Molecule: c-di-GMP-I riboswitch aptamer
Organism: Candidatus Brocadia sp.
RNA sequence: UUACGACAAAGGCGAACCCUGAGUGAUCGGGGGACGCAAAGUAAAGGGUCUUUAAAAGCGGUUUAAACGGAGUAAACGGUUUAAGCGGCUCAAAAGAAGAUAGCCUUACUGCCGAA
Numbered sequence: 001u002u003a004c005g006a007c008a009a010a011g012g013c014g015a016a017c018c019c020u021g022a023g024u025g026a027u028c029g030g031g032g033g034a035c036g037c038a039a040a041g042u043a044a045a046g047g048g049u050c051u052u053u054a055a056a057a058g059c060g061g062u063u064u065a066a067a068c069g070g071a072g073u074a075a076a077c078g079g080u081u082u083a084a085g086c087g088g089c090u091c092a093a094a095a096g097a098a099g100a101u102a103g104c105c106u107u108a109c110u111g112c113c114g115a116a
Stems, first nucleotide, its partner, number of pairs: 004114002012037002017032006035103001041109003045106003048101006057090003061086008070077001
């Protein structure tokens, strides 16, 4: 120096959760708090995972307007069709794109100590 990682020494970081702020969201910042971590330091380069984009179509329901029929003196009542709007269920997931995640893995760079 490299590899390696001790019931060593000095330290370090800080999960979940809570408060607060940012973001559509995944998540991130600050404070508290410690599950743990020999890189739980830094980096989105390669993967994984997560978020956003995110439907058409089909089948019912309901409101309004028009037409036709039933019934009727008329009004009221019922049905069918067409057009427009609202909402529900099924399909239902996903390529791509953008983003997040380093305490998911690989990789790159840097770093304390010095037992076996």